Predicted 3D model of a 101-nucleotide RNA (Glycine riboswitch aptamer) from a Bacillota bacterium. It matches the Rfam family "Glycine riboswitch aptamer". On this family, see Mandal et al., Science 2004: "A glycine-dependent riboswitch that uses cooperative binding to control gene expression". The organism belongs to Bacillota, within Bacteria. Its mean pLDDT, the model's own confidence on a scale to 100, is 81. The sequence was found by an Rfam model in a public genome assembly.
RNA sequence: AUGAAGCUAGCGGAAGAGACCCCGGCGGGGCGCCGAAGGAGCACGCGUGCAGCUCGCCAGUUGCAUCGCCAAACUCUCAGGCAAAAGGACCGCUACGCGGA
Numbered sequence: 001a002u003g004a005a006g007c008u009a010g011c012g013g014a015a016g017a018g019a020c021c022c023c024g025g026c027g028g029g030g031c032g033c034c035g036a037a038g039g040a041g042c043a044c045g046c047g048u049g050c051a052g053c054u055c056g057c058c059a060g061u062u063g064c065a066u067c068g069c070c071a072a073a074c075u076c077u078c079a080g081g082c083a084a085a086a087g088g089a090c091c092g093c094u095a096c097g098c099g100g101a
Base pairs, nucleotide, nucleotide: 006098007097008095009094010093011092012091013090018031020030021029022028023027032082033081034080038078039076040075041074045069046068047067048065049064050063051062052061053060054059
């Protein structure tokens, strides 16, 4: 199911931060910054292990841990970016789209 989440394509909206400095130069070097492509980190919680307590057993509960899973628009600034353009998380609309709870 008169089709959810998610995905693809098109259109629209969409922030931040030096049009920085130096070398003669297309090229190289330097300092300062931004977070909303991507990437990375972690809370609560759950699991695992150990110990204690209750207990006839099942099991419950408390604490610890160097372990595993685990969120973001938070944090990092690797990548990317710092006039315009391009890009851009996210939002909206469209599609006899994909998909099928």